[in-house]
The RNA shown here (Bacterial RNase P class A) has 363 nucleotides and comes from a marine eukaryotic metagenome. The sequence is in RNAcentral, with records from MGnify.

RNA sequence: CAAGUCGGUCUAUCGCUGUUCGUUUAUACGGAGAGAGGAAAGUCCGGGCAGCACAGAGCGCCGUGCUUCCUAACAGGAAGGCAUUCCUUUUGGAGUGACAGAAAGUGCCACAGAAAAUAAACUACCCUAACUUUGUUAGGGUAAAGGUGAAAAGGUGGGGUAAGAGCCCACCGGGUUGUUGGUGACAAGAACCGCAUGGUAAACCUUACGGGCUGAAAGACCAUGUAUACCCAGGCUUGAGGACUGCUCGUCCGAUCUGGGAGGGUAGGUCGAUUGACGCUAACGGUGACGUUAGUGCUAGAUAGAUGAUAGACGUUUUGGUGCUCGCAUCAGAAUACAGAACCCGGCUUAUAGACUUGCUUU
Numbered sequence: 001c002a003a004g005u006c007g008g009u010c011u012a013u014c015g016c017u018g019u020u021c022g023u024u025u026a027u028a029c030g031g032a033g034a035g036a037g038g039a040a041a042g043u044c045c046g047g048g049c050a051g052c053a054c055a056g057a058g059c060g061c062c063g064u065g066c067u068u069c070c071u072a073a074c075a076g077g078a079a080g081g082c083a084u085u086c087c088u089u090u091u092g093g094a095g096u097g098a099c100a101g102a103a104a105g106u107g108c109c110a111c112a113g114a115a116a117a118u119a120a121a122c123u124a125c126c127c128u129a130a131c132u133u134u135g136u137u138a139g140g141g142u143a144a145a146g147g148u149g150a151a152a153a154g155g156u157g158g159g160g161u162a163a164g165a166g167c168c169c170a171c172c173g174g175g176u177u178g179u180u181g182g183u184g185a186c187a188a189g190a191a192c193c194g195c196a197u198g199g200u201a202a203a204c205c206u207u208a209c210g211g212g213c214u215g216a217a218a219g220a221c222c223a224u225g226u227a228u229a230c231c232c233a234g235g236c237u238u239g240a241g242g243a244c245u246g247c248u249c250g251u252c253c254g255a256u257c258u259g260g261g262a263g264g265g266u267a268g269g270u271c272g273a274u275u276g277a278c279g280c281u282a283a284c285g286g287u288g289a290c291g292u293u294a295g296u297g298c299u300a301g302a303u304a305g306a307u308g309a310u311a312g313a314c315g316u317u318u319u320g321g322u323g324c325u326c327g328c329a330u331c332a333g334a335a336u337a338c339a340g341a342a343c344c345c346g347g348c349u350u351a352u353a354g355a356c357u358u359g360c361u362u363u
Stems, first nucleotide, its partner, number of pairs: 001359006008314007016035002019032005037338001041349002044347005049215004056249004061211005066080005081099001082097006100206002105204002107200003122146002124142008154172006173195001174193004179188003219271004230261005241253004278297008315336010
């Protein structure tokens, strides 16, 4: 430095909430048990559950993107592959990856530079001709050398050439087709071919797979009470209006109807609501995440919202004094983090006094 685990304990007194048992006309009283986290935070993902609803199609929009496996599922996790950075005696170790496609198309690459991809001749090199002759001008050839730049028409070496160029050759790189190993991503190696010569898709885009919406203030039920009353507009199966995501199609509801105005009554209770993709222990299987089997446990359920306060002792960290067998003991003092369930579960991210374990680096 990184990852992981823990993150206060006990006693006494008083107090609060649920469950259960007993007593009491009721209020209430007594006994027993239980009572906030590793993140309860963020609301970033995935689900369970409930409703729309009896269920769809297309477009749009959104998400993910190497391989295999785990999981209810995931943008999560495990093990690998490839690329890349650092360290290193090392085919070794640690870290990072927003890891599909640039030969479908469009766009962008400042400045510098001759030229930035249908991309090139600034300096320079070679040949020919002329001239005011060792230099200049004109024409032709070249992209090997130099310059600019993050990047300039594969790289190194040799041959060849007027000078040069994959022009030719060797090796490397690239492309095509097989072989071997592997579940696979891929790895190793062979043959043939002189061979499209950039980058960028957390630019537009293309492509493969996936996605209905809402969210417990979701929803369901019961009781009480009022006004089957008044006004306006539309409509009555030839369908006003409405639901299903953003749109279209399609399907369905709908007549004591739909929308609005004015007015009246009520706002009380029960459920959802805590038994689960659950926790703990052991054995077996697996590199591992994890799975199977057996045993055992029930561990908050509020609704303005309880789970606390005081005192003492201990634990941990730290300051000072004393002693001593130098690492311990003892005395006094100080501090003790981040932080509070609200339908539930699996992940991710963020905050965190301090202690322990493992790995790496430095001394």